[in-house]
RNA sequence: AUCUUAUCAAGAGCGGCGGAGGGAACUGGCCCCAUGAAGCCCGGCAACCUGCACGGAUGUUGUAUGUAAGGUGCCAAGUCCAGCCAUUUUGGGAGAUAAGGU
Numbered sequence: 001a002u003c004u005u006a007u008c009a010a011g012a013g014c015g016g017c018g019g020a021g022g023g024a025a026c027u028g029g030c031c032c033c034a035u036g037a038a039g040c041c042c043g044g045c046a047a048c049c050u051g052c053a054c055g056g057a058u059g060u061u062g063u064a065u066g067u068a069a070g071g072u073g074c075c076a077a078g079u080c081c082a083g084c085c086a087u088u089u090u091g092g093g094a095g096a097u098a099a100g101g102u
Stems, first nucleotide, its partner, number of pairs: 001102008013042001015041003021032003026083004043075003048071002050068004055063001079094001084092002
């Protein structure tokens, strides 16, 4: 980079440093921000992978539930909204994240 699968209406600080931008990218909107943006640190949320416990089935691998939080991720607004398709929506596509494959 690409492919597959799952999830995306929940949740998460009145902290420190920092200083003017930010909401992934483009366009158009709409917002957040000196009552302090980005970024860094700390803190937190969640539970995809992972560890552990336990039940059932089965026959050695997959799975339900609980728990921990090691690897990721996340912590304004539905993925902030629209864009392309469409039967005009809780859809598809696109995007994001996780796990696996190439």
The RNA shown here (SAM riboswitch aptamer (S box leader)) has 102 nucleotides and comes from Marinithermofilum abyssi. The coordinates come from a structure-prediction model, not an experiment, and the mean pLDDT is 78. Taxonomically the source falls in Marinithermofilum (Bacteria, Bacillati, Bacillota, Bacilli).